[in-house]
RNA sequence: AGAGUAGUUCGCGCGAUCGCCGCCGUAAUGACAUGUGGGCGCAAGCCCAGCACAAAUUGCGGGGGAGGAAAGUCGGGACUUUUUAGGGCAGGUCGGCUGUUAACGGCAGCUCCGGGUGACCGGAGGAAAGUGCCACAGAGAAGAAGGUAACCGAACUGCAGCGGGUUUCCGCUGUGGUGGUUAAAGUGAAAAGGUGGGGUAAGAGCCCACCAGCAGAGGGGUAACUCGCUGGCUUGGUAAACCCCGGCCGAAGCAAGAGCAAAUAUGAAAGCUGGCCCUGAGCUUGCUCAGGGCAGGGCGCUGCCCGCGCCUUGUUUUCGGGUAGCCUCGCUUGAGCGCUGUGGCAACACAGCGCCUAGAUGAAUGAUCGCGGACGUCCCUUUUCGAAGGGGCGCCACAGAAUCCCGCUUAUACGACUACUCUUCCU
RNA sequence: GCCCGCGUAGCUCAGCGGUAGAGCACUUCCUUGGUAAGGAAGAGGUCAUCGGUUCAAGUCCGAUCGCGGGCUCCA
Numbered sequence: 001a002g003a004g005u006a007g008u009u010c011g012c013g014c015g016a017u018c019g020c021c022g023c024c025g026u027a028a029u030g031a032c033a034u035g036u037g038g039g040c041g042c043a044a045g046c047c048c049a050g051c052a053c054a055a056a057u058u059g060c061g062g063g064g065g066a067g068g069a070a071a072g073u074c075g076g077g078a079c080u081u082u083u084u085a086g087g088g089c090a091g092g093u094c095g096g097c098u099g100u101u102a103a104c105g106g107c108a109g110c111u112c113c114g115g116g117u118g119a120c121c122g123g124a125g126g127a128a129a130g131u132g133c134c135a136c137a138g139a140g141a142a143g144a145a146g147g148u149a150a151c152c153g154a155a156c157u158g159c160a161g162c163g164g165g166u167u168u169c170c171g172c173u174g175u176g177g178u179g180g181u182u183a184a185a186g187u188g189a190a191a192a193g194g195u196g197g198g199g200u201a202a203g204a205g206c207c208c209a210c211c212a213g214c215a216g217a218g219g220g221g222u223a224a225c226u227c228g229c230u231g232g233c234u235u236g237g238u239a240a241a242c243c244c245c246g247g248c249c250g251a252a253g254c255a256a257g258a259g260c261a262a263a264u265a266u267g268a269a270a271g272c273u274g275g276c277c278c279u280g281a282g283c284u285u286g287c288u289c290a291g292g293g294c295a296g297g298g299c300g301c302u303g304c305c306c307g308c309g310c311c312u313u314g315u316u317u318u319c320g321g322g323u324a325g326c327c328u329c330g331c332u333u334g335a336g337c338g339c340u341g342u343g344g345c346a347a348c349a350c351a352g353c354g355c356c357u358a359g360a361u362g363a364a365u366g367a368u369c370g371c372g373g374a375c376g377u378c379c380c381u382u383u384u385c386g387a388a389g390g391g392g393c394g395c396c397a398c399a400g401a402a403u404c405c406c407g408c409u410u411a412u413a414c415g416a417c418u419a420c421u422c423u424u425c426c427u
Numbered sequence: 428g429c430c431c432g433c434g435u436a437g438c439u440c441a442g443c444g445g446u447a448g449a450g451c452a453c454u455u456c457c458u459u460g461g462u463a464a465g466g467a468a469g470a471g472g473u474c475a476u477c478g479g480u481u482c483a484a485g486u487c488c489g490a491u492c493g494c495g496g497g498c499u500c501c502a
C1' cells in the first nucleotide's frame, strides 16, 4: 500500500419566534359542601350575608419534555388477581461443559467437530433402549440380499475330445449343472468400516499393520473432554419424526387490579342439583323456621385426578336489560445512570462518591427562520500536482414512549475509532 | 396497549416430507340458423418473503412482511 476479520461509538449543533403536554410558584375570578354570624320557626329545618377552607378556569414567571432501536411482541423477570401457588398425569420449552444473572433460548470462558492460508466463522444430549420413514432408480434401503450379467474350477456331477491301462478305471483339456464369492462394474443422497499387504480355486476382517469407531481399567482436568494401554469386534441416515434422558415452567395479563361515582328486570331459556340425620323454637302433629353434622352435587383455583375454597336453592352458559366518568390510584426512584477503586482471563460482583432523567389517555414532545457542521456535485483561484481556499445548489437516515426492566431479532444516512490477520514492497 | 389466528391458480378452498390439485372463472374446437347449456382439449402457481434442518420442504424450525379477530363495569 492492497485485501480482509472482529468490535466500539455517534445518531447533526447553537440561537430566535410561534405553538403543544405535565410540574412548581404567583395574581385574578371563584362552584359544591362544611364551619362562623344574623333572621324565621315549638321542632325538623329554611333564608340571607361576608369571612375561612377551596375544586376549577384564565394570565404571568420558572423549570422539564422520545429512542438506539421507543419497532417485532420472540425469550425471560418484576408487579397484580387467582389460595402464601400445593402434589401427580398430560402439555410446553431448553439441550457440549463450567460460570454469570432476579431470570432467560442471553452473556463470558473453555471442549469437540466442520470451514477458511489466517485473523476468525458456523454447529452441538441419545440412532449400541424401542417404533416409524428412507420416494424414483437399483439385485438389494437395514441386524441383509444377489440375476439369463461377471469372477472361480477347490468339492459333487453330465457331455465331448485326447492319452494310459486287460473291461467297470485313472489323468489331462474344453464346456454345462449343483456349488463358492461379492472384490470390481452399475443404481442411488446413502450399499453394511477405510487404505495397504498377505492369503485363496476365486474371494471376503479370513489374517496382519496403520487409521476410524466400541468396551474395559488407569493417568490428567471441577467438567465437557483428553493421553497412552489392553481386549474383542464393525453396530447406515433421520430425533427442527414419535420417543428416551436431564433441567425448567401453575394460569391470566395494567383493557392486570384497587377505590369512588352512576344504574336496575334476582327478566327468559338451557345444563347440573334440589338427599339424610341431630338440636332448639312455633304450632296446624308432620310441616315451617333457625343452627349444626354427614353424603352427594354445582362453581372456582387447571385440560384431567387428588387436594383446597365458596355455595347448597344455588350455580354456569346464552339471549335480553341497565349505567358510566375527559374521576382517582396502579404510574414511574429503578435488578436506575455516571465516575473511581477492589476481586475475577472475562461475563459479572462488591464498595465509595455524585445525579434525578417524559408520564400523556383519541393520546403532548411540533413548525418556521438565521448561523454553523459533515457529505455529494458544479464553478473560480492558487499549486510544491499530493492538495488547499472561496462561492452556488442539493442532502443529513431508520423511525414516535403507553406498567416497568433485562436480553434477542429486525430497520438504519453521513461519519468517527480500536484491535488483529494475509499478501506485496521499502528500511 | 395486551392476546390470538390466517396467507396455495383470477375467486373459494383441499393437500401423510417424495412430480402441486378440485370447483367456478378464462382460451380454442365440436354441437346450433345463432346464443346459453352440454362435450373435448388447453393455458394459468416465485405455495407471502428470506434463512435453516433433511438426500428431498407447500408441509418441520427460525426471522420478516401483509391481512383478519377478541378485550372494560353491574346484575
Base pairs, nucleotide, nucleotide: 001423002422003421004420005419006418007417008416009415012372013371014370015369016368017367018366020065021064023062024061025060026059027058028057029056034052035051036049037048038047039046040045067398071409072408074407075406076405077404078403079253080252081251082250086306087305088304089303091249092248093247094246095245096110097109098108099107100106111124112123113122114121115120125244126243130242131241132238133237134236150181151180152179155178156177157176158175159174160173161172162171163170164169193211194210195209196208197207198206212234214231215230216229218227219226220225257329258328259327260325267319268318269317270316271315272314275294276293277292278291279290280289281288282287283286296312297311298310299309300308301307321501322500336355337354338353339352340351341350342349343348373396375394376393377392378391379390380389381388382387428498429497430496431495432494433493434492437451438450439449440448445482453469454468455467456466457465475491476490477489478488479487